[in-house]
RNA sequence: GGGCAGGUGUCCGAGUGGUUAAUGGAGGCGGUCUGUAAAACCGUUGCGCAAGCUACGUUGGUUCGAAUCCAACCCUGCCCA
Numbered sequence: 001g002g003g004c005a006g007g008u009g010u011c012c013g014a015g016u017g018g019u020u021a022a023u024g025g026a027g028g029c030g031g032u033c034u035g036u037a038a039a040a041c042c043g044u045u046g047c048g049c050a051a052g053c054u055a056c057g058u059u060g061g062u063u064c065g066a067a068u069c070c071a072a073c074c075c076u077g078c079c080c081a
Base pairs, nucleotide, nucleotide: 001080002079003078004077005076006075007074010026011025012024018064027045028044029043030042031041032040046053047052057073058072059071060070061069
């Protein structure tokens, strides 16, 4: 340099243009249980009292509507050279 795959929340990891503050798991926090802890189970876990606002690598674009489609760029892995 070329080809392919990928980048999502604290972490891992799903995600079909509208049903998504985002499946599921881990971790955190609170609780039940226990003499205590572990395990197990329940609740909760962006901001906000709420209405709502913001968020999927970055910047643009398409669209009534984008994590999802398009373009450029950045980064990671694999293969080729």